[in-house]
RNA sequence: UCCUUAUCAAGAGUGGCGGGAAGAGUUCUGGCUCUAAGAUCCGCCCAGCAACCCUUUGAAGCGAUACUUUGAAGAAGGUGCUAAAUCCAGCCCAAGCCGCUCGUCGGCCGGUGGGGAAGAUAAAAU
Numbered sequence: 001u002c003c004u005u006a007u008c009a010a011g012a013g014u015g016g017c018g019g020g021a022a023g024a025g026u027u028c029u030g031g032c033u034c035u036a037a038g039a040u041c042c043g044c045c046c047a048g049c050a051a052c053c054c055u056u057u058g059a060a061g062c063g064a065u066a067c068u069u070u071g072a073a074g075a076a077g078g079u080g081c082u083a084a085a086u087c088c089a090g091c092c093c094a095a096g097c098c099g100c101u102c103g104u105c106g107g108c109c110g111g112u113g114g115g116g117a118a119g120a121u122a123a124a125a126u
Stems, first nucleotide, its partner, number of pairs: 001125001004123005013046001015045005023034003028090004047082003052078002054074008086118001091115004096108004100103001
C1' cells in the first nucleotide's frame, strides 16, 4: 500500500493507572447504540482470544534434501483482536405484498435469502 489471495453471524476486558476533553462506533448517508458516572483516542501495565505468518509432525505430488498442496497438534516469536453480525441498511437478483391492461408487466418493501461494492486483518509482492 495500487494489485493478488484468504477470512470476516465464532471467540476473548465496557480491565487498572495516567493523559485529554467532545463527540464516537475505522469513507459518506439514514437509523440504532455508547458517551461529562469522561466515551472514541494516546501511553504504560496486567489478563485473555484467535491461529494469518510461525514451530513440530503425518500424507500426497515431484528425480529430489528443496518446493507445492493438505490434515493434526502447539502458542516462544511477528502481527492482529477483546460492545452490539463489518452494530443494521443503502447496489443487484430472488422471495413477499399490492395494482391492473393478467404480462417473466408496474409499484412497494427491505423485517427473508443469495451475490456484489466498500471496509478491516493477515500473507505475498513492491
The RNA shown here (SAM riboswitch aptamer (S box leader)) has 126 nucleotides and comes from a Candidatus Parcubacteria bacterium. It matches the Rfam family "SAM riboswitch aptamer (S box leader)". Clan: SAM clan. Its mean pLDDT, the model's own confidence on a scale to 100, is 78. NCBI's taxonomy places the organism under Bacteria, Bacteria candidate phyla, Candidatus Parcubacteria.